[in-house]
The part of an RNA shown here (small-subunit ribosomal RNA, central domain) has 350 nucleotides and comes from an uncultured bacterium.
Context: one part of a larger RNA
RNA sequence: CUGGGCGUAAAGCGCGUGUAGGCGGCUUCUCAAGUCGGGUGUGAAAUCCCAGGGCUCAACCCUGGAAGUGCAUUCGAAACUGGGUCGCUAGAGUACUGGAGAGGAAGGUGGAAUGCUUGGUGUAGAGGUGAAAUUCGUAGAUAUCAAGCGGAACACCGGUGGCGAAGGCGGCCUUCUGGACAGAUACUGACGCUGAGACGCGAAAGCGUGGGGAGCAAACAGGAUUAGAUACCCUGGUAGUCCACGCCGUAAACGAUGAGUGCUAGAUGUCAGGAGCUUUGACCCUCUUGGCGUCGUAGCUAACGCAAUAAGCACUCCGCCUGGGGAGUACGGCCGCAAGGCUAAAACUC
Numbered sequence: 001c002u003g004g005g006c007g008u009a010a011a012g013c014g015c016g017u018g019u020a021g022g023c024g025g026c027u028u029c030u031c032a033a034g035u036c037g038g039g040u041g042u043g044a045a046a047u048c049c050c051a052g053g054g055c056u057c058a059a060c061c062c063u064g065g066a067a068g069u070g071c072a073u074u075c076g077a078a079a080c081u082g083g084g085u086c087g088c089u090a091g092a093g094u095a096c097u098g099g100a101g102a103g104g105a106a107g108g109u110g111g112a113a114u115g116c117u118u119g120g121u122g123u124a125g126a127g128g129u130g131a132a133a134u135u136c137g138u139a140g141a142u143a144u145c146a147a148g149c150g151g152a153a154c155a156c157c158g159g160u161g162g163c164g165a166a167g168g169c170g171g172c173c174u175u176c177u178g179g180a181c182a183g184a185u186a187c188u189g190a191c192g193c194u195g196a197g198a199c200g201c202g203a204a205a206g207c208g209u210g211g212g213g214a215g216c217a218a219a220c221a222g223g224a225u226u227a228g229a230u231a232c233c234c235u236g237g238u239a240g241u242c243c244a245c246g247c248c249g250u251a252a253a254c255g256a257u258g259a260g261u262g263c264u265a266g267a268u269g270u271c272a273g274g275a276g277c278u279u280u281g282a283c284c285c286u287c288u289u290g291g292c293g294u295c296g297u298a299g300c301u302a303a304c305g306c307a308a309u310a311a312g313c314a315c316u317c318c319g320c321c322u323g324g325g326g327a328g329u330a331c332g333g334c335c336g337c338a339a340g341g342c343u344a345a346a347a348c349u350c
Base pairs, nucleotide, nucleotide: 004321005320006319007304008303012318014201015200016199017198021194022193023192025088026087029084030083031082033081034080035077036076037075038074039073040072041071042070049065050064051063052062053061054060091191092188093187094186095185096183097182098181103177104176105175106174107173108172109171110154115149116148117147118146119145120144121143125136126135162169163168206247207246208245209244210243211242215241216240220236221235222234223233258317259316260315261314262313263312266295267294268293269292270291271290272289273288274287275286276285299306300305323350324349325348332343333342334341335340
């Protein structure tokens, strides 16, 4: 190399855009690079194979032949691949109409609640727990009423729901903006799929500069518990959580399931559309497209389970795996302000 795999045993890059490359619909004519056939040349000797011969046989040796999958050249074939060319519309895309959506960015705005401040009422407790204590309170707390300030998050609706490539997205209004879907025509005419590198996006925590800081709360302090208690419980509490800009680039980044296309019983729910039927009618019923679920046949699977949203049947392209530990570590390189990230061994050992 041939080979076997990747939901849970080792193994799908966190996700996308896309370069090279790989692969690629129907059809006319053509070229003949791949492909197939014939001829010629070459393919040293020895070895291997075949025939014959020499040592008494054999091993061994000698003579002749064959073979030599290859290369070069030449003559042909034209189905398939490839190049060129005439066309096509089933893939892909554009235009049009329409509705759905927490898709993204910016600006504005609303109410509930917590906290704080001021004032009123009011008096001895409040708070907290398994029980307590630390803590707060006669300098008037807790409770209650009124007013004000400030930050953060948006109850109900809310869903087995929706949107997004993923991360993720939830009060309301406005502006800008991406994508998907349905319907009916018209147009372009293979413009497609995948994608090594590359580039971009990427929860939380963390980092830099400047703001902000209500609640919560690593660290820290105290009170308890306990044999101890660097914890679980309680009282406090700083980074942080929030905003702007810039980094970081990780995760059980999970469906632990790469992307695309086609094919392969059904049943049922739901979301966004369409058509038919009907009607007072948005219902009901039937059909249909796209999404999200549940169950289930064949098939698959070690089993669990998966089952048109496949883990079934096939093809194309990419990534990855090859016993456990050492180790996702060392060294080197690249990236980062740092924390660290990416790439990635070996000795040794079982």

Its Rfam family is "Bacterial small subunit ribosomal RNA". Its family is annotated with ribosome and structural constituent of ribosome in the Gene Ontology.